SAM riboswitch aptamer (S box leader) from Planococcus salinus, 104 nucleotides, folded computationally. Its mean pLDDT, the model's own confidence on a scale to 100, is 86. Taxonomically the source falls in Planococcus (Bacteria, Bacillota, Caryophanales, Caryophanaceae). The sequence was found by an Rfam model in a public genome assembly.
[in-house]
RNA sequence: UUCUUAUCAAGAGAAGCGGAGGGACUGGCCCUUUGAAGCUUCGGCAACAGACUCAUGGAGUACUGUGCCAAAUCCAGCAAGCGCAUGCGCUUGAAAGAUAAGAA
Numbered sequence: 001u002u003c004u005u006a007u008c009a010a011g012a013g014a015a016g017c018g019g020a021g022g023g024a025c026u027g028g029c030c031c032u033u034u035g036a037a038g039c040u041u042c043g044g045c046a047a048c049a050g051a052c053u054c055a056u057g058g059a060g061u062a063c064u065g066u067g068c069c070a071a072a073u074c075c076a077g078c079a080a081g082c083g084c085a086u087g088c089g090c091u092u093g094a095a096a097g098a099u100a101a102g103a104a
Base pairs, nucleotide, nucleotide: 001104002103003102004101005100006099007098008097013042014041015040016039017038021031022030023029025077026076027075028074043069044068045067048065049064050063051061052060053059054058073096078093079092080091081090082089083088084087
């Protein structure tokens, strides 16, 4: 990097350095000098895999490996259906993305 499977409306932030961007992409809409990104420290959330316990198709612990800590994956993007009436709203599915585990 690619493929497969699962999940994505829950949850969880302070300090120091830093000094203008960030929310994947596009549009929108937001966040941000009352301090963005990034780095460090400490803390927390969750429970995918390993481990362990109880015990059976599961429950639990949070020790290890990851992940995460504004807003639903912030919303939409493609397709179908429905409603109102020309552009919106709602629903479902896909695509894209993220994370984990496995494989190449």